RNA sequence: GGGUCCGUAGCUCAGUGGUAGAGCGGCACUCUUAUAAGGUGUUGGUCGAUGGUUCGAGUCCAUCCGGACCCA
Numbered sequence: 001g002g003g004u005c006c007g008u009a010g011c012u013c014a015g016u017g018g019u020a021g022a023g024c025g026g027c028a029c030u031c032u033u034a035u036a037a038g039g040u041g042u043u044g045g046u047c048g049a050u051g052g053u054u055c056g057a058g059u060c061c062a063u064c065c066g067g068a069c070c071c072a
Base pairs, nucleotide, nucleotide: 001071002070003069004068005067006066007065010024011023012022013021018055025043026042027041028040029039030038048064049063050062051061052060
């Protein structure tokens, strides 16, 4: 220098154009002599950035940023 893939909650990941979810985690309560486990409730993200397409974009397009891998 060229190519492929990835970037969504604190972490691991879903979400194939129509109001963003799960598990784990955090917090409160409950249960227990106590802890853990269990139960109930709750807490969470302007979807890497900026533009574009569209009535509507996490999703499609362009550029950039970061990461992984391959080629040279």
Model confidence (mean pLDDT): 82 of 100. Predicted 3D model of a 72-nucleotide RNA (transfer RNA) from a Candidatus Berkelbacteria bacterium. The source organism's lineage runs through Bacteria, Bacteria candidate phyla and Candidatus Berkelbacteria. Its Rfam family is "tRNA". By type it is a transfer RNA.